[in-house]
RNA sequence: ACGGUACGCCAGGGGCGCCGUAUGGCUGAGAUGAACCCUUUGAACCUGAACCAGAUAAUGCUGGCGGAGGGAGGCAGGGUCGUCAUCAU
Numbered sequence: 001a002c003g004g005u006a007c008g009c010c011a012g013g014g015g016c017g018c019c020g021u022a023u024g025g026c027u028g029a030g031a032u033g034a035a036c037c038c039u040u041u042g043a044a045c046c047u048g049a050a051c052c053a054g055a056u057a058a059u060g061c062u063g064g065c066g067g068a069g070g071g072a073g074g075c076a077g078g079g080u081c082g083u084c085a086u087c088a089u
Base pairs, nucleotide, nucleotide: 001083002082003081004080005079007077008075009074010073011039012038013037014036016033017026018025019024045070046069047068051064052063053062054061
């Protein structure tokens, strides 16, 4: 000097359902939380979908559909690693 990278800063995207006995119960990271998840290395989330099969008290609860189609990113420094160059011993 260049490249990689945990970290950082700023910005952006997203969902919030079900109902037996409800100050409760179910799934989930999150069911409106100064939270949580995700940002192209993108299964966060949306569409298809008032879909199909199964299960359940019920529900995107599980599986299929399906790596199908969409889907939100930039910056800087220091640390570290690698490579190269130069200088000194």